[in-house]
Context: one part of a larger RNA
RNA sequence: CUAGGCGUAAAGGGUAGGUAGGCGGAUUAGUAAGUCAGAUGUUAAAGGCACAGGCUCAACCUGUGUACGGCAUUUGAUACUGUUAAUCUAGAGUUAGGUAUGGGAGGACGGAAUUUCUGGUGUAGCGGUGGAAUGCGCAGAUAUCAGAAAGAACACCAAUGGCGAAGGCAGUUCUCUUGGCCAUAACUGACGCUAAACUACGAAGGUGUGGGUAUCAAACAGGAUUAGAUACCCUGGUAGUCCACACAGUAAACGAUAAACACUAGGUGUCGGGGAGAGAGAUAUAUCUUCGGUGCCGUAGCUAACGCGUUAAGUGUUUCGCCUGGGGAGUACGAUCGCAAGGUUGAAACUC
Numbered sequence: 001c002u003a004g005g006c007g008u009a010a011a012g013g014g015u016a017g018g019u020a021g022g023c024g025g026a027u028u029a030g031u032a033a034g035u036c037a038g039a040u041g042u043u044a045a046a047g048g049c050a051c052a053g054g055c056u057c058a059a060c061c062u063g064u065g066u067a068c069g070g071c072a073u074u075u076g077a078u079a080c081u082g083u084u085a086a087u088c089u090a091g092a093g094u095u096a097g098g099u100a101u102g103g104g105a106g107g108a109c110g111g112a113a114u115u116u117c118u119g120g121u122g123u124a125g126c127g128g129u130g131g132a133a134u135g136c137g138c139a140g141a142u143a144u145c146a147g148a149a150a151g152a153a154c155a156c157c158a159a160u161g162g163c164g165a166a167g168g169c170a171g172u173u174c175u176c177u178u179g180g181c182c183a184u185a186a187c188u189g190a191c192g193c194u195a196a197a198c199u200a201c202g203a204a205g206g207u208g209u210g211g212g213u214a215u216c217a218a219a220c221a222g223g224a225u226u227a228g229a230u231a232c233c234c235u236g237g238u239a240g241u242c243c244a245c246a247c248a249g250u251a252a253a254c255g256a257u258a259a260a261c262a263c264u265a266g267g268u269g270u271c272g273g274g275g276a277g278a279g280a281g282a283u284a285u286a287u288c289u290u291c292g293g294u295g296c297c298g299u300a301g302c303u304a305a306c307g308c309g310u311u312a313a314g315u316g317u318u319u320c321g322c323c324u325g326g327g328g329a330g331u332a333c334g335a336u337c338g339c340a341a342g343g344u345u346g347a348a349a350c351u352c
Stems, first nucleotide, its partner, number of pairs: 003324004007306002012320001014201004021194003025088007033081002035077009048066007091191001092188005097182003103177007110154001114150008125136002162169002206247006216240001220236004258319006266297011301308002325352003334345004
């Protein structure tokens, strides 16, 4: 480069924003760069091909002719692409009205539980296990009552439910703030899609500085178990777990399924919004319908099968990322980022 692929076989970047690039709605007119057609020139000879001829044939050699294609110039064509100009509203967006929400940031407050401390009652055990022991307790524990302190997490509601780009988000309340959805009108007029590079965000664990430390708990200590037990079980327990600021940048970061748009049977739940709706009316409900989300079942189709199936893994288009036998190896070397731990990029020999 070509080809085939990427749910589970190798393969979707953790997520978003976004530059270059690639791709791009409807109508009209111009242009003629791409595109298409013709002409001319050129593309050495040899070679190739065709037809003749020469060596007895052939290989070989000679002569004549010539193709495809390329490049340049020129004359035309104008459907498509490009480009210029103008117009449009179906894509995209803006304004005005509603609406749901654990979306984000900061502050304040609350009750239950836990541990510790103080005091009262009270006496010999408590705790723990498969059974025990270490441990705690007559210096009064465990239990129970009252009070105080601290830190962390928010039972029930709670869902197959909601929100967020992903990571993720849950006590109550206040302030600030992002995004979504619906309905109606007006406006802008293709302003769009994708996305190397780059930038931002990014669970847990980890790192630095300073705080905080109730619980739980790597390391560590002890008790058990065992042939041993550097474990599983038990008693303790430090980093950490929490906060602020800074770094780190990875996960089975999963729907193991990239983003956008269009098309292609239905059925049945549920969440948010709108419309219709019997009766005099209102509220509300049954029912019907529509847009957006989230589940289950399933047709066609797809799939190696499992399964997917309008939330596609179906049918198409555009763009990016990635894969190309197992091991060696996400290793070595180099580069780069990092305080470090390490991250990113990423081979080969050899071997099956």
Notes
A computed fold for a 352-nucleotide part of an RNA from an uncultured prokaryote, annotated as small-subunit ribosomal RNA, central domain. It matches the Rfam family "Bacterial small subunit ribosomal RNA". Rfam links the family to the GO terms structural constituent of ribosome and ribosome.